[in-house]
RNA sequence: AUUCCCGUAGCUCAAUGGCAGAGCUCUCAACUUAUAAUUGAGCGGUUGCUGGUUCGAUUCCGGCCGGGAAUA
Repeated sequence: AUUCCCGUAGCUCAAUGGCAGAGCUCUCAACUUAUAAUUGAGCGGUUGCUGGUUCGAUUCCGGCCGGGAAUA
């Protein structure tokens, strides 16, 4: 330099056009003499940024930013 992949909750990841979810973490409660384990509830997201297409975009398209891989 070129090509390709990835960017979503504190962490690991779903959601292939129609209300953004799960597990773990954290907080509270139940259980226990107490702790752990278990069970229930809750908190937590301007979906990397910016434009476009669409009635409607996490999803499709362009540009930019960041990370990774391959080739030179």
The RNA shown here (transfer RNA) has 72 nucleotides and comes from Lactiplantibacillus plantarum. Lineage of the source: Bacteria > Bacillota > Lactobacillales > Lactobacillaceae > Lactiplantibacillus. Its Rfam family is "tRNA". From the family's description: Transfer RNA (tRNA) molecules are approximately 80 nucleotides in length.